About this RNA: The prediction has a mean pLDDT of 78. Bacterial RNase P class A from Pseudomaricurvus sp. HS19, 351 nucleotides, folded computationally. Of the family's consensus pairs, 94% are formed in the model.
RNA sequence: GAAGCUGGUCAGACAGUCGCCGCCUGCGUGCAGGGGGAGGAAAGUCCGGGCUCCAUAGGGUGGAACGCCAGGUAACGCCUGGGGGGCGCAAGCCUACGGAAAGUGCAGCAGAGAGCAGACCGCCGAUGGCCUCCUUGAGGCACAGGUAAGGGUGAAAGGGUGGGGUAAGAGCCCACCGCGCGACUGGUAACAGUUCGUGGCACGGUAAACCCCGUUCGGAGCAAGACCAAAUAGGCCCUCGAUGGUGUGACCCGCACUGAGGGCGGGUAGGUUGCUUGAGCCCUGUGGUGACGCAGGGCCUAGAUGAAUGACUGUCCAUGACAGAACCCGGCUUAUCGACCGGCUUCAAUU
Repeated sequence: GAAGCUGGUCAGACAGUCGCCGCCUGCGUGCAGGGGGAGGAAAGUCCGGGCUCCAUAGGGUGGAACGCCAGGUAACGCCUGGGGGGCGCAAGCCUACGGAAAGUGCAGCAGAGAGCAGACCGCCGAUGGCCUCCUUGAGGCACAGGUAAGGGUGAAAGGGUGGGGUAAGAGCCCACCGCGCGACUGGUAACAGUUCGUGGCACGGUAAACCCCGUUCGGAGCAAGACCAAAUAGGCCCUCGAUGGUGUGACCCGCACUGAGGGCGGGUAGGUUGCUUGAGCCCUGUGGUGACGCAGGGCCUAGAUGAAUGACUGUCCAUGACAGAACCCGGCUUAUCGACCGGCUUCAAUU
């Protein structure tokens, strides 16, 4: 100097004028003063909860989700740290990561054969067979037979390399590697091992295919719910009806209660609350590799309801991108103009 990897912070600032919303104080019905007023994702409505109601709410089947180990958390499908596997020269990144010896399915075509899976081309010629000759043997053929080391097909072909052995071959035998099982050592564990022993050892792959195994799981949702006010026609008709009906996902059992559903027609619909003090935020110390925990101190930070923060001017600047709360939190995912800070890897040159 270049190319990368990874962690964190910020979300315009200041001043003036007019305008909007809420709170506090004063005066008294709209005026004055003071303070405050959208995000890192407020988005998606994807997970997990708090809260409210069903409701007294249990069991089973089915269904759904997750799936290495250990921790964190209110909880999770989230986060942290490790392990296995894969990618990368590396820093690092990804991981839907239990089980294929319970069963079923799938892998086109090609190929002899694709998982109780093989003989196309080859190789052999001991044994049976055929032929020839110089006939108790020699030579040839390769039919029966043997073979799966070589070649071919394929994404993938009954472990790999080397040696021995054989008619030719083959874990047939041996050495090493690989694999299975057991022991030992380290680690909480997943797992690991220049450890030791043992076995020639296997019908391969795929479960983000069905399936098996383990763990977890009521529902609906602030338009939940509570209170006040208003209003009529407590109307008419129909269906089922205690062996029934209803009860916030399906079915069954149980439990509780005693009606439930449909059509036509008529009347009212305004306000208060829920509503913002929170599993809250910040600082310091301390424990931990870390997520995070504990202790002390400080702070109060939008509550709108046809929906509040807009317009203008000036200066600075690095930006004006993605984009606006509607009960509230913890996450994940997606969109995005930029600025700054830290750590690490590789390459080149110079000293």